The prediction has a mean pLDDT of 82. The part of an RNA shown here (small-subunit ribosomal RNA, 3' major domain) has 460 nucleotides and comes from an uncultured Bacillota bacterium. The full RNA is in RNAcentral, with records from ENA and SILVA.
Context: one part of a larger RNA
RNA sequence: UGACGGGGACCCGCACAAGCAGCGGAGCAUGUGGUUUAAUUCGAAGCAACGCGAAGAACCUUACCAGGUCCAUCCUCUGACCAUCCUAGAGAUAGGACAUUUCGCAGAGGAAGGUGGUGCAUGGUUGUCGUCAGCUCGUGUCGUGAGAUGUUGGGUUAAGUCCCGCAACGAGCGCAACCCCUGUGGUUAGUUGCCAUCAUUCAGUUGGGCACUCUAAGCAGACUGCCGUAGAUAAUACGGAGGAAGGUGGGGACGACGUCAAAUCAUCAUGCCCCUUAUGACCUGGGCUACACACGUGCUACAAUAGUCUGAACAGAGGGUUGCGAAGCCGCGAGGUGAAGCUAUCCCUUAAAACAGAUCCCAGUUCGGAUUGCAGGCUGCAACUCGCCUGCAUGAAGUUGGAGUUGCUAGUAAUCGCGGAUCAGAAUGCCGCGGUGAAUGCGUUCCCGGGUCUUGUACA
Numbered sequence: 001u002g003a004c005g006g007g008g009a010c011c012c013g014c015a016c017a018a019g020c021a022g023c024g025g026a027g028c029a030u031g032u033g034g035u036u037u038a039a040u041u042c043g044a045a046g047c048a049a050c051g052c053g054a055a056g057a058a059c060c061u062u063a064c065c066a067g068g069u070c071c072a073u074c075c076u077c078u079g080a081c082c083a084u085c086c087u088a089g090a091g092a093u094a095g096g097a098c099a100u101u102u103c104g105c106a107g108a109g110g111a112a113g114g115u116g117g118u119g120c121a122u123g124g125u126u127g128u129c130g131u132c133a134g135c136u137c138g139u140g141u142c143g144u145g146a147g148a149u150g151u152u153g154g155g156u157u158a159a160g161u162c163c164c165g166c167a168a169c170g171a172g173c174g175c176a177a178c179c180c181c182u183g184u185g186g187u188u189a190g191u192u193g194c195c196a197u198c199a200u201u202c203a204g205u206u207g208g209g210c211a212c213u214c215u216a217a218g219c220a221g222a223c224u225g226c227c228g229u230a231g232a233u234a235a236u237a238c239g240g241a242g243g244a245a246g247g248u249g250g251g252g253a254c255g256a257c258g259u260c261a262a263a264u265c266a267u268c269a270u271g272c273c274c275c276u277u278a279u280g281a282c283c284u285g286g287g288c289u290a291c292a293c294a295c296g297u298g299c300u301a302c303a304a305u306a307g308u309c310u311g312a313a314c315a316g317a318g319g320g321u322u323g324c325g326a327a328g329c330c331g332c333g334a335g336g337u338g339a340a341g342c343u344a345u346c347c348c349u350u351a352a353a354a355c356a357g358a359u360c361c362c363a364g365u366u367c368g369g370a371u372u373g374c375a376g377g378c379u380g381c382a383a384c385u386c387g388c389c390u391g392c393a394u395g396a397a398g399u400u401g402g403a404g405u406u407g408c409u410a411g412u413a414a415u416c417g418c419g420g421a422u423c424a425g426a427a428u429g430c431c432g433c434g435g436u437g438a439a440u441g442c443g444u445u446c447c448c449g450g451g452u453c454u455u456g457u458a459c460a
Base pairs, nucleotide, nucleotide: 001460002459003457004456005455007454008453009452010451011450012449013448015444016443019408020407021406022405023404026300027299028298029297030296031295032294033293034291035290042053043052064286065285066284067283068282069281070280074110075109076108077107078106079105084097085096086095087094088093113275114274116273117272118271122269123268124264125263126262127260129258134173135172136171137170138169139168140149141148142147153164154163155162179252180251181250182249184220185219187217188216189215190214193210194209195208198207199206223246226240227239228238229237230236302401307359308358309357310356311355318348319347320346323342324341328337329336330335367398372393373392374391375390376389377388378387414436415435416434417433418432419431420430
């Protein structure tokens, strides 16, 4: 100087507390361990591995296993084949000489190729402490020196944020701001968007209009700016006015010096080592989907704030030409047929909870839907291993879950549906979008993590 302390002081965080909804019990989905297997490819391992790499394993993917098969591509060298000639022979053919340039064939060497090893040889990228408020430097000063000071102190802040003081004075990386979305209002513009007034229609359909909504460019607006109180005449705090918005308005992007020999040689790149008719390459089939069991993450429930049936409510954000596919017709349905239209135009696309009415009457039920049988549909060379969906039938477990444990402070939790990426097909996962919309917060004694100062130390 650090690190550590079941030392001290101060402060912060859904850390506790106060609440709401869960997990842990059931069934299923998914990942992992284990076991099994010819193979169940590999990696990830407390937080920070386990719906993770994988934004999608029937073949492919695919790296694994079994069986079968091959030496691709480039360079150098060599050889034979081939062409011509000579000899023997009637001829088929055999032997020899010469040439062998390119392509092709074979061999040798080199080079390729390797999802083979080493993330403890590395680059790059990433996680984490942590969006925590810290980490340093120049000059000066102090100290023999390691170092200290500045960065400590008094206040204050979300903040090493700012003010005051001070042997320090300045500066850098961080904080904040500058960037994007959202909340308000002008301006510009008016089609594919909109419809107040005037006509018109089944319909903003058409004429008309650009006021409104909206779209998308630019601008304004919020700065403790104003007032009061407190404060040290400061920083700032509290209250108020005006305002769409008030003290960082809300959200995002943005991650300092460093820590964990953290993760990744299987995205890629790369040193070294290893294989070279194989540890390379191709094909067929199988496996990654196994199953006594254990754990993580989810979905669906156990019901009456519910289930079922009927009926004429209301979104946002996305995607679409190898694509989205309307109306009409067929089918109980999945779906089929059909072919119009399609970049604010058409389509995906009827949002669902909600609301109104009816029914059910507390039960393993009109709850719950696993499992199984039969019959079909779709994609695709191909659904047996091993896809998704529909109809009929079947109707398990489950009556709110031990110890323990997770998330969340507001348009949040909870709940409801919708879209997208990947993708031929294949989400309860992931990433987004909107609808409905709470409860609680006394407080910082305690648990966990972090920051500053101080103290002890047989630790570095």